[in-house]
Molecule: SAM riboswitch aptamer (S box leader)
Organism: Daejeonella oryzae DSM 19973
RNA sequence: GAUUUAUACAGAAGUGGCGAGAGAUCAGGCUCUAUGACCCGCUGACAACCCCCCGAUCGGUUUCGGGGAAGGUGCCAAUUCCUGUCCGGUAAUUACCGGAAACUAUAAAUA
Numbered sequence: 001g002a003u004u005u006a007u008a009c010a011g012a013a014g015u016g017g018c019g020a021g022a023g024a025u026c027a028g029g030c031u032c033u034a035u036g037a038c039c040c041g042c043u044g045a046c047a048a049c050c051c052c053c054c055g056a057u058c059g060g061u062u063u064c065g066g067g068g069a070a071g072g073u074g075c076c077a078a079u080u081c082c083u084g085u086c087c088g089g090u091a092a093u094u095a096c097c098g099g100a101a102a103c104u105a106u107a108a109a110u111a
Stems, first nucleotide, its partner, number of pairs: 002110007013043005021032003026084004044076001046074001049072002051068006085100006
């Protein structure tokens, strides 16, 4: 990298380094950024996918609920920052609202 499943409007920053762009890609918007962003290191936190414990349930850790946080990941601006494709609604020419998909990210599993 591929495939499958699940999740994505909650949550959580200090410090040191670097020095100009960054928010995945393309377009538009919007935002962050020399009061130093992004990125990297350290420390700390957040969360609870894997994991551990308890209860119920099941043909079956099968499913559900509650709890934990040592370990493996993840994550710590803005909903995946918003929109883009399809469907529906309101209002009437451009907005708003809802739903679905696609993309992306992460976890777990498989070859």